About this RNA: This is a predicted structure of a 1459-nucleotide RNA (small-subunit ribosomal RNA) from a metagenome. The sequence is in RNAcentral, with records from SILVA. The prediction has a mean pLDDT of 83. Rfam family: Bacterial small subunit ribosomal RNA.

RNA sequence: GCUAGCGGGGGGCUUAACACAUGCAAGUCGAACGCGAAAGUUAUUCUUCGGAAGAACGAGUAGAGUGGCGAACGGGUGAGUAACGCGUAGGCAAUCUGCCCUAAGGUGGGGGAUAACCAACCGAAAGGUUGGCUAAUACCGCAUGAUAUUUGAGAAUCGCCUGGUUUUCAAAUCAAAGAUUUAUCGCCUUGGGAUGAACCUGCGUUCCAUUAGCUUGUUGGUAGGGUAAUGGCCUACCAAGGCUACGAUGGAUAGCUGGUCUGAGAGGAUGAUCAGCCACACUGGGACUGAGAUACGGCCCAGACUCCUACGGGAGGCAGCAGUGAGGAAUAUUGCGCAAUGGACGAAAGUCUGACGCAGCCACCCCGCGUGAAGGAUGAAGCCCUUGCGGGUGUAAACUUCUGUUAGAAGGGACGAGUGCUCUGGUUUUGCCAGAGAGGGACGGUACCUUCAGAGAAAGCUCCGGCUAACUCCGUGCCAGCAGCCGCGGUAAUACGGGGGGAGCAAGCGUCGUCCGGAAUCACUGGGCGUAAAGAGCGUGUAGGCGGGAUUGCAAGUCAGAGGUGAAAUGUCGGGGCUUAACUCCGAACCUGCCUUUGAAACUGCAGUUCUUGAGUACGGUAGAGGGAAGCGGAACUCCAGGUGUGGCGGUGGAAUGCGUAGAUAUCUGGAAGAACACCGGUGGCGAAGGCGGCUUCCUGGCCCGUUACUGACGCUGAGACGCAAAAGCGUGGGGAGCAAACAGGAUUAGAUACCCUGGUAGUCCACGCCCUAAACGAUGGUCACUAGGUGUCGGAAGAUUCGACCCUUUCGGUGCCGCAGCUAACGCAUUAAGUGACCCGCCUGGGGAGUACGAUCGCAAGGUUGAAACUCAAAGGAAUUGACGGGGGCCCGCACAAGCGGUGGAGCAUGUGGUUUAAUUCGAUGCAACGCGAAGAACCUUACCUGGGCUUGAACUGCAAAGGAAACUUUCUGAAAGGGAAGCCUCCUUCGGGAUCUUUGCAGAGGUGCUGCAUGGCUGUCGUCAGCUCGUGUCGUGAGAUGUUGGGUUAAGUCCUGCAACGAGCGCAACCCUUGCCGUUAGUUGCCAUCAGGUCAUGCUGGGCACUCUAACGGGACUGCCGGCGUUAAGCUGGAGGAAGGCGGGGAUGACGUCAAGUCCUCAUGGCCCUUACGUCCAGGGCUACACACGUGCUACAAUGGGUGGUACAAAGGGUCGCAAUGCCGCAAGGUGGAGCCAAUCCCAAAAAACCAUCCUCAGUUCGGAUUACAGUCUGCAACUCGACUGUAUGAAGUCGGAAUCGCUAGUAAUCGUGGAUCAGCACGCCACGGUGAAUACGUUCCCGGGCCUUGUACACACCGCCCGUCACACCAUGGGAGUCGGGAGUACCCGAAGUCGCCUCAUUAAUAGUGGCGCCUAAGGUAAGCUCGAUGACUGGGGUGAAGUCGUAACAAGGUA
Repeated sequence: GCUAGCGGGGGGCUUAACACAUGCAAGUCGAACGCGAAAGUUAUUCUUCGGAAGAACGAGUAGAGUGGCGAACGGGUGAGUAACGCGUAGGCAAUCUGCCCUAAGGUGGGGGAUAACCAACCGAAAGGUUGGCUAAUACCGCAUGAUAUUUGAGAAUCGCCUGGUUUUCAAAUCAAAGAUUUAUCGCCUUGGGAUGAACCUGCGUUCCAUUAGCUUGUUGGUAGGGUAAUGGCCUACCAAGGCUACGAUGGAUAGCUGGUCUGAGAGGAUGAUCAGCCACACUGGGACUGAGAUACGGCCCAGACUCCUACGGGAGGCAGCAGUGAGGAAUAUUGCGCAAUGGACGAAAGUCUGACGCAGCCACCCCGCGUGAAGGAUGAAGCCCUUGCGGGUGUAAACUUCUGUUAGAAGGGACGAGUGCUCUGGUUUUGCCAGAGAGGGACGGUACCUUCAGAGAAAGCUCCGGCUAACUCCGUGCCAGCAGCCGCGGUAAUACGGGGGGAGCAAGCGUCGUCCGGAAUCACUGGGCGUAAAGAGCGUGUAGGCGGGAUUGCAAGUCAGAGGUGAAAUGUCGGGGCUUAACUCCGAACCUGCCUUUGAAACUGCAGUUCUUGAGUACGGUAGAGGGAAGCGGAACUCCAGGUGUGGCGGUGGAAUGCGUAGAUAUCUGGAAGAACACCGGUGGCGAAGGCGGCUUCCUGGCCCGUUACUGACGCUGAGACGCAAAAGCGUGGGGAGCAAACAGGAUUAGAUACCCUGGUAGUCCACGCCCUAAACGAUGGUCACUAGGUGUCGGAAGAUUCGACCCUUUCGGUGCCGCAGCUAACGCAUUAAGUGACCCGCCUGGGGAGUACGAUCGCAAGGUUGAAACUCAAAGGAAUUGACGGGGGCCCGCACAAGCGGUGGAGCAUGUGGUUUAAUUCGAUGCAACGCGAAGAACCUUACCUGGGCUUGAACUGCAAAGGAAACUUUCUGAAAGGGAAGCCUCCUUCGGGAUCUUUGCAGAGGUGCUGCAUGGCUGUCGUCAGCUCGUGUCGUGAGAUGUUGGGUUAAGUCCUGCAACGAGCGCAACCCUUGCCGUUAGUUGCCAUCAGGUCAUGCUGGGCACUCUAACGGGACUGCCGGCGUUAAGCUGGAGGAAGGCGGGGAUGACGUCAAGUCCUCAUGGCCCUUACGUCCAGGGCUACACACGUGCUACAAUGGGUGGUACAAAGGGUCGCAAUGCCGCAAGGUGGAGCCAAUCCCAAAAAACCAUCCUCAGUUCGGAUUACAGUCUGCAACUCGACUGUAUGAAGUCGGAAUCGCUAGUAAUCGUGGAUCAGCACGCCACGGUGAAUACGUUCCCGGGCCUUGUACACACCGCCCGUCACACCAUGGGAGUCGGGAGUACCCGAAGUCGCCUCAUUAAUAGUGGCGCCUAAGGUAAGCUCGAUGACUGGGGUGAAGUCGUAACAAGGUA
């Protein structure tokens, strides 16, 4: 928030210890005492008849007062308190205790007051003053008196320091109250008990060290005071102590506990209800009374607040029960009753009791019950879904038969009740016990029981993407919204909203908050620190922690037994009572702790003795850049002087600045100065680390080896502390050759406050003093012990050997590499551990904010050390894996570059695209991989677009129903046509029912080139014809994955060979297929013609032939097969032979796993959505052909390797009956006419062209080039205006080889020349195919582009078109500083000083206490002053964080382009 039937048992201001109206919450006793009404009733008297008076009853009542007891309990709250406050265990030899129990003794005799009351007076009130009367169990003397108290003197005994207990003697001091029903209750003294209380002590009891020093009554002593009692509790004097790193002092927070919640436990959190203790009662201070208080419902003072007031003065304290306001998310009735339990008083009856017992309100919690049960369909309706078959809701409902809880009505009806009173009996009379009787219940006419009627009155909430049980439809379209985390939503959302269905819980369900858990995520149980957060830079060493062998003792720790305690309740177990349960009662166990006591002696500890192996000392040796100081040396650089010598030097990627004719650079000689020490030099040495390098001398530290001797645990670690500590930096004074921050100049660049260059100052060097940080790194603290080895090297020793030195073996110490077990998240470590153990120290706890702020401290400063929070994110990070990428590396390929040839980009035109225009210029394709692409051909059609005219079951399809006899065709009218109107004509089969076809009407349904290619199928492009992509089993790895597929060779190839924890296999490669190149066989027509014959001007023209060419079918051939060399014996490479062809012979088809949400919904198919007299369909006209412009692809050219003219050769592959069309004739030509032949190896298209021969042109805008334009024509076609092709004549534009840039091609290729075909009525510079002529070049792989394999780095994985940093600008948020301002807290000094205790003085007075006045000490609140501390706020200011598309650059990640 939504919902709500009943009952039982519990709980109920967590906030303002904020303020409170009203009522109630503590009184009682007449058996302690004195006083003492009234209303009313009764009768009497009087009467002015209105009444009045006294009397009795009321009544010794009500009432107030004196006195006693109680009011210190009960009830509330948690502000304060970090404390002996609480808990636990003790002590009191340092104490008190009313009422109660018990024991002993006593209770004699007097006195004077006082309240109430009366009178007077003051005051508004509250209240008070004066005078007078009176009582007591009120008060006061006197008497008596102890085992009491005090003092003195002894004795016994005990003990825990002072002492305790018992007892003897003496002295002093102190008491009482009476009442009544005559039986008791009181009163006084003393002892004991019980109960309660005070005080003291051990241990335990939150956080902050960014709180490190605190303290003067402070610590102790003596004396005194005070208290029930110890004590600096208080005072005086004396001493100078006391506490603290085992955390004093200060600050913050907080009542403590039994318990409660959680957890396996250990723990963590908490302290409601119930119970124990403490503290408080408007705030602060104070005492009085009392057994007990420093007193919640008492007093005094001060303060704040509220109320009354006559303004003079008074009154008050709900943190008692109800209740009100306020605060708040939030918490109840101004209820009933003392019947029960408990309490106060009382002899008792009884009174009082907001304690308590009950009821009311609230689903706040726990528990129980119900809202019906059984039967009931191949399963109603409705709704939802659907593939339209069906499925779900669902035995659910209806319906039938039952039951009767709860609620409702009626009747009955409790337990809780025992006391007490009366009576009777028993008994030690009172008292006690037993029995009987009457009366007594707030809850309550309630629980409970019975009866009645009747399924009748009673179900919701959340969720349904995963975690997490539960799925579909519609709507919405990154919108609205959801969300605990991950994340959903951008047109098919199981996540949004609704419907249906389902899941869960149920009188509740969900949400929010809090605590514990999960979290071994503070790790005692039970974590870590090489690289994830984390080893202090290193040492010396204090406290502390830990510590070798043997033995003796003690018993602190430890272990065992016993005792005490650990309240009850709670929790656990067993049982009992409410119908059950919750709840409650009884019993048991538990309470893990503390204390006391008795024992044990292994281990730790303590004390003693002892030992030598840990540690150390002595002695003898070795090595070393260990440290400090002084001196010396040579090479080089620079500078100075001089000589020789000339025009450059220097520097760079290339340059320039700079230096140089005043003589540089170069070279020679001499000199000066400073700094550093080449070679040796070495994962070599030394040192704790930082660090240390020429030679010599002096001083000095440490390690190592060997040997015996000595000391006898003397050891290890180490919080604080102290010392050392690279470079840079700072101070003072020197020094200054080279180098070189800053700075200057020159370059580079878009810029270049950089990288490069030329200069150059601090500094670098020395002395002294600071600083104290580093990737101070082995990113690895120290010590000890143990746990396979191998191999270098440094220092020493021994053995063996040698003439000697090595080599060799063994051993000790250092320093490296490799490696087993083990460890590790992996990488890796591995006797120099990151292995296995022990001890000690330091450090860590998500990233950012931040090593920042504040504070403290150190420093001359720079700054160092210590070191947060707010806020913000869901990550940050490590290691490894697979990819991708790199201005990383290696190997290799490709017309990739290079070498060449020809183009494009410039011109005109063609064509496509963009853009623009338009009614429309339909749509799609957009880097490579869109752009002569879909389109193999837009005049109409096509056509999807626009304008206009029509149709609506429709132009085409299927089915059903009804009606009809047509429909088609022909003619005609209208119209742009479609369409509309009219006329003519009147089908086929039949079993005679009808059917087929058609028309009209209606119903289902058609239709859509409308959207979504990011919902899809299919097809296609591309990487790429690149050599790759995978699988099974095995093996390795915690895993992702790896291996195989890597390596060595080789190839065009993951091609093959070889090796190998791999062995095999699949898809690709290759081959199989087609074509071409050679040969053979077969077969010869339409092809061919060598030979033979015939014929022609000529021609295979004819006979004939099939040899050849050719055709088209089948074969052969080529396989590194042969030889030499190389190669690993291989694969193979290379050269050669032979061959038509040689190492894949050339070409084609063939395209792995996948990538690009690549392309296509307009080929087709298809989900969803949308349109339905329109987004469908028919028709006419227009448009797709527009035109300032930009781009792509082409054609033609710019000419002489050419153009024109004439002549002469040689193809292939195709097509042809709606066709190709010959010869002939006409036309300048396009073409026309005409038609032989051909369904084609036969006929036709068909002329091949370049070439070749001859001739003209002669370098020019031309006899180049042909655009454009005009006219005249031809052809196709219903139709060439928009908008076709071609022909002729005339016209004759740009263009003289093309900027940056860019494309194709490696051989029959490029280039060049023609030919054919598809589409097609017509239209080709495009596309597809064909042949002719026919080159140049390739050194080579450095570079550009693309690709393959291996490897490497990575902070990339949407994968470099990646990622990502900082300033600036804007918005928001929290925070630091800040002139200050405001408030809180604690303290100090001084001033003032209430009430009050105590002390002193004084006065009057009393029977006595008491009382009056004054002074003093202390002291609350208040005031003043200077500071401290915390918080709020503050112009301005600093950085920080966050925020889809802002600006500038490019710092980092790859060698990130300067590591």